């Protein structure tokens, strides 16, 4: 310096442009137990990397910028 490929919850990923963005695990309660790090319910946690665009409607499509990974010179 050039080309690809990723960026979502405290981590590990889903998520076909369409109606309130999920799941595991992890915290917190609460419950079970004689106890417990087990088990059983619930709960909180998100500027979908930033920032313009397209579009009735974007996490999803597109450009640009940051950052990780890989190649290639």
């Nucleotide at each position: 310096g050039c080309c690809u490929a990723c960026u979502u919850a405290a981590c590990u990923c889903a998520g076909u442009g369409g109606u309130u963005a999920g799941a595991g695990u992890a915290u917190u309660g609460c419950u079970u137990u004689c106890a417990u790090u087990a088990g059983g319910c619930a709960a909180g946690a998100g500027u979908c990397a930033u920032u313009g665009g397209u579009u009735c409607a974007a996490g999803u499509c597109g450009a640009a910028u940051a950052g990780u990974a890989g190649g290639c010179a």